């Protein structure tokens, strides 16, 4: 990050399973994404009686990677 190339990921929803739940895993499926790869460090949001848990496709930060016009 452009009117490129090779590609990559995969929202909602459906099915099966795990979980108190948020949510997660696999398959199907594509709303989109130049890091929508990884990390829960800070903030936010969600779940939980608490303790805690989740969300990286909420924002910031850290870190790794493909291509190459300006």
């Nucleotide at each position: 990050g452009a009117g490129a190339a090779g590609g990559g990921c995969a929202a909602a929803c459906c099915c099966a399973c795990c979980g108190c739940a948020a949510g997660g895993u696999g398959g199907g499926g594509a709303c989109g994404c130049a890091a929508a790869g990884c990390c829960a460090c800070g903030g936010g949001c969600c779940c939980g009686u608490c303790a805690g848990g989740g969300u990286a496709g909420c924002c910031g930060g850290g870190u790794u990677g493909c291509c190459g016009a300006a």
Background
This is a predicted structure of a 70-nucleotide RNA (c-di-GMP-I riboswitch aptamer) from a marine eukaryotic metagenome. The RNAcentral record of the sequence draws on MGnify. The prediction has a mean pLDDT of 90.